[in-house]
Context: one part of a larger RNA
RNA sequence: UCGACCCGAGGGAACUCGGCAAAAUGGCCCUGUACCUUCGGAAGAAGGGGUGCCUACUCCGUGAAAGAGUAGGUCGCAGUGGCUAGGGGACUCCGACUGUUUAACAAAAACACAGGUGGCCGCCAGACCGUAAGGUUGAGUAUGGCCGCUGAAGCCUGCCCAGUGCCGGUACCUGAAAGCCCCGUCCAAGGGGAAGAAGGGCCGGUAAACGGCGGGGGUAACUAUGACCCUCUUAAGGUAGCGUAAUACCUAGCCGCUUAAUUGGCGGCUUGCAUGAAGGCCCAACGAGGGUCCCACUGUCCCCGGGUUGAGUCCC
Numbered sequence: 001u002c003g004a005c006c007c008g009a010g011g012g013a014a015c016u017c018g019g020c021a022a023a024a025u026g027g028c029c030c031u032g033u034a035c036c037u038u039c040g041g042a043a044g045a046a047g048g049g050g051u052g053c054c055u056a057c058u059c060c061g062u063g064a065a066a067g068a069g070u071a072g073g074u075c076g077c078a079g080u081g082g083c084u085a086g087g088g089g090a091c092u093c094c095g096a097c098u099g100u101u102u103a104a105c106a107a108a109a110a111c112a113c114a115g116g117u118g119g120c121c122g123c124c125a126g127a128c129c130g131u132a133a134g135g136u137u138g139a140g141u142a143u144g145g146c147c148g149c150u151g152a153a154g155c156c157u158g159c160c161c162a163g164u165g166c167c168g169g170u171a172c173c174u175g176a177a178a179g180c181c182c183c184g185u186c187c188a189a190g191g192g193g194a195a196g197a198a199g200g201g202c203c204g205g206u207a208a209a210c211g212g213c214g215g216g217g218g219u220a221a222c223u224a225u226g227a228c229c230c231u232c233u234u235a236a237g238g239u240a241g242c243g244u245a246a247u248a249c250c251u252a253g254c255c256g257c258u259u260a261a262u263u264g265g266c267g268g269c270u271u272g273c274a275u276g277a278a279g280g281c282c283c284a285a286c287g288a289g290g291g292u293c294c295c296a297c298u299g300u301c302c303c304c305g306g307g308u309u310g311a312g313u314c315c316c
Stems, first nucleotide, its partner, number of pairs: 001311008010302002014300001019297001027051005036041001038152001052074008075079001087295007094287002099111002115150007126137004154281003158213003163210002165206005172201003180193004214232005241275001242272001253269006
């Protein structure tokens, strides 16, 4: 000096991206327990008291077994005396939850999930594997199987079918080769025509299909604002909600709370660069998830010191 470990006056997160690490809490008994809530929970909430040993007695018991209790006594700094053994609280984002995952840098807000919804399918089905035979779903049969999207519950889920896709229809138009008819040729080649499948045109449906959901001007008896009006325009012009957001460029928006001080956090406002309904909003419980604050506690730090043990340097 390094590794592992132990102790530390006063302060107590001032350290740092961040309390990372460490410390603290800890078992059992009694007591006590809030907001909120889907009435299950939240809860070991939080908080408080007790805990050894000796003697006597009581209850229980067949029993001086074990267990429970009362009284008296007694020792230590300390009685779950060692080992073992939750730190707690508040707000918020995301995901409902238990689960699953990148074997060996990612455990998550990703995947899955019950639940919701759409499509195909009547079974020799539909979907999938295989050139085929054949096989799987399926010893199944719509309260089923396959496929897609969404992702508990609660409250809801607006408008647009013009484009693209899918489904259905179609008098009519279009529509390849072969075949047919006519011409052509020695035979062919070749030329023309009728008919005509799917498909397309055309008509209709469909957004929990892919997707989309405007601009300008004016207007109320202070201003400001604009319920109201005018106009251009679209397939339709963003509804309810939510909103500076895991989405907001400007941005450290503005106001409030929190601090002595806050590009943070939380609550409001909201003109939303560029929120928004299979998704939006809300949400008890849950989480080795993300952010912030408080209590407790500490060598993280102020500011370093000492010790145990192993190793290195150095000396013999």
The part of an RNA shown here (large-subunit ribosomal RNA, domain IV) has 316 nucleotides and comes from a Thermoplasmata archaeon.
The coordinates come from a structure-prediction model, not an experiment, and the mean pLDDT is 89.